[in-house]
RNA sequence: UGGGAUGUAGCUCAGUGGUGAGAGCGUUCGUCUUAUAAGCGAUUGGUCGUGGGUUCGAGUCCCACCGUCCCAACCA
Numbered sequence: 001u002g003g004g005a006u007g008u009a010g011c012u013c014a015g016u017g018g019u020g021a022g023a024g025c026g027u028u029c030g031u032c033u034u035a036u037a038a039g040c041g042a043u044u045g046g047u048c049g050u051g052g053g054u055u056c057g058a059g060u061c062c063c064a065c066c067g068u069c070c071c072a073a074c075c076a
Stems, first nucleotide, its partner, number of pairs: 001072007010025004018056001026044001028042004049065005
């Protein structure tokens, strides 16, 4: 430099363009226990990377940019 993949809760990840943004784990509180863990109940959770575009409607489609990963090339 070129190509590909990817970005959604603290972490790992779901989410057919169509009313509400979600799950598990975790945090916190309670319950249980001599105590801890596990279990049970509740609680806490978001700029859907950023900016535009298309559309009646965008987490989802298109474009640009940014971050991360992989491959190739170049230099050494």

Background:
Predicted 3D model of a 76-nucleotide RNA (transfer RNA) from a Deinococcales bacterium. The coordinates come from a structure-prediction model, not an experiment, and the mean pLDDT is 82. The organism belongs to Deinococcales, within Bacteria. It was read from a public genome assembly. Its Rfam family is "tRNA". It is annotated as a transfer RNA. Rfam's curators write: Transfer RNA (tRNA) molecules are approximately 80 nucleotides in length. Rfam links the family to the GO term triplet codon-amino acid adaptor activity.